[in-house]
Context: one part of a larger RNA
RNA sequence: GGACGAACGCUGGCGGCGUGCCUAACACAUGCAAGUCGAGCGAGGGGAAAGGCUUCGGCCUGGAACCUAGCGGCGGACGGGUGAGUAACGCGUGAGGAACCUGUCCCAAACAGGGGGAUACCAGAUGGAAACAUCUGCUAAUACCGCAUAAGACCACAGAGUCGCAUGGCUCAGGGGUCAAAGGAGGAAUCCGGUUUGGGGUGGCCUCGCGUCCGAUUAGCUAGUUGGUGAGGUAACGGCCCACCAAGGCAACGAUCGGUAGCCGACCUGAGAGGGUGAUCGGCCACAUUGGAACUGAGACACGGUCCAAACUCCUACGGGAGGCAGCAGUGGGGAAUAUUGGGCAAUGGGCGAAAGCCUGACCCAGCAACGCCGCGUGAGGGAAGAAGGUUUUCGGAUUGUAAACCUCUGUCCUAAGUGACGAAGGAAGUGACGGUAACUUAGGAGGAAGCCCCGGCUAACUACGUGCCAGCAGCCGCGGUAAUACGUAGGGGGCAAGCGUUGUCC
Repeated sequence: GGACGAACGCUGGCGGCGUGCCUAACACAUGCAAGUCGAGCGAGGGGAAAGGCUUCGGCCUGGAACCUAGCGGCGGACGGGUGAGUAACGCGUGAGGAACCUGUCCCAAACAGGGGGAUACCAGAUGGAAACAUCUGCUAAUACCGCAUAAGACCACAGAGUCGCAUGGCUCAGGGGUCAAAGGAGGAAUCCGGUUUGGGGUGGCCUCGCGUCCGAUUAGCUAGUUGGUGAGGUAACGGCCCACCAAGGCAACGAUCGGUAGCCGACCUGAGAGGGUGAUCGGCCACAUUGGAACUGAGACACGGUCCAAACUCCUACGGGAGGCAGCAGUGGGGAAUAUUGGGCAAUGGGCGAAAGCCUGACCCAGCAACGCCGCGUGAGGGAAGAAGGUUUUCGGAUUGUAAACCUCUGUCCUAAGUGACGAAGGAAGUGACGGUAACUUAGGAGGAAGCCCCGGCUAACUACGUGCCAGCAGCCGCGGUAAUACGUAGGGGGCAAGCGUUGUCC
C1' cells in the first nucleotide's frame, strides 16, 4: 500500500447493487417450512335441477356441484440448513468397472385371458386420565394372491461361431425349468395408465495412479491383522462376514501415535514465483439432541419417518405418555459483534394431478444495518469598503479572505401534484407481491444535507496561550523538569470525505 462476513470511537443527506451469528453442532415459547390425486376405491357429509303430493304453510322422492377421514398411488432420498466429525479414495484431477444398479423420461418390440381370499373406513363391545390399544361383524379397489399365455428375460444343461484385457466378453440355435399384467375418463374417436424385454438418457455405487497441514521432545505398528480355499452376503468386487489353512502386511520415500482441519472451483495479495483464506455464489462430502439399528422403497440406514438406549424439557389420574429450529422468522444465553415472529406464489423452479388447480419461509420481493462497492449531492457565476468579528502583532500591520454580506442564476437531490411502466411467457382473454415503485411532466424554494483525522522527523501541514518529568502523548525515534511547532485549548494549515480514524487478521 492492498484486502475484510469485521468490531470500536466521532460523525452521518440520497440512490443502485451486494452482504449480514465468524462466538454456544448452546437451549428453545409461538406460527409457518411437504404435500397432492375423488379421472384408483368403497363410504360419509352435502344438498342444486327435476318430479310427485298439497289445506299453498309445506311434505315426499330425487340426487348434480362441492367437501372429506380411511384404503390405494406418487412425492416426503429433491429443495432448504450447518461444518460437529473426518488427514480419508473425503476432496481435486486422470483412468477403469469383462465386478454394478438406476423410479419418473425418450425410442423400439410383445402383451393384458380367467379367477380367489382378505382388510381399513363403518357398526357394536372393551380397556385407558391421556397417548392410544384390543376383540367381534360387514365391504371396495390401479391394495393382495393363485392359474393361463411367454415375443422375451432369468436358471442349470449341452453345442456352434466370433472377439479379447488374466478371470473371460458377445452372438446364434436346442430341448428343460421359473417369471407378467389394472384399470380409469369419455357418447365415441381417443387419451391417461398396467406388464415383460432391449436400447438410450439422467442419477448413483465401486476400484486404481497422482496430489492434499503440523509434530520424531510420536519409531516401531498390526490377529480379521496379510494372503489362500470354501461357504455366506451385496446391485456388484472385496476379510465385507464366517470356517479352515499359511505367516504374513505396513514403516525413516515417516508407518503408528498426537494436534489441527470439511475439500475444491475460487477469493485476497503479489510483476511473477509464491504466501494466506475456503464468508456470500457453484460442485462434492459429512451431519440432523447424543449413540445404535433396521424397515419401506428405484433410491435412505432417512433433518420436519420408525424402533432401542441416554441426557434434557413438558403433560400425567403416578399406571404411563409427548418433544427435537445445524428449515424461515423469532426468544433466552454466549459475545466486540451480525437483521423482520413482513408480502407474494406475479416470475423462475419443484411435488402431485388428465386438467382446473393445490402445496412450496425454495424463490421473487419488501423491512433493518454506511457492513462493503459504485454513483450523486450539500450549490454555480459575479462580488474589495479587502466590512464586522476572531487570531496574531515589532501596534505599522498580517491573516481568516472572494470567504461572508450583496447581485444574477440553476434545480441534481428534496417537497407537493399529475401521468405511470418493462418484468406476462401461453391460441385468445385473463393474470404483478414488488408498487402507484422506477421513469416522465409541472410547481416550489439555496431553501433540508460535513464531518473525521493529523500538523517534531519518518510524513503534506505553525503560531499563541495554559501546563511545568505534573497532567499527558507515543507506530518507531522519542516529547514534557517555566518561552513545548511533540501534552491541553484556540486561531491557522494539511489530508481524506458521507465518511474519517483506531484495533484485529492476511499478503
The part of an RNA shown here (small-subunit ribosomal RNA, 5' domain) has 507 nucleotides and comes from an uncultured bacterium. Rfam family: Bacterial small subunit ribosomal RNA. Gene Ontology terms of the family: ribosome and structural constituent of ribosome. The coordinates come from a structure-prediction model, not an experiment, and the mean pLDDT is 87.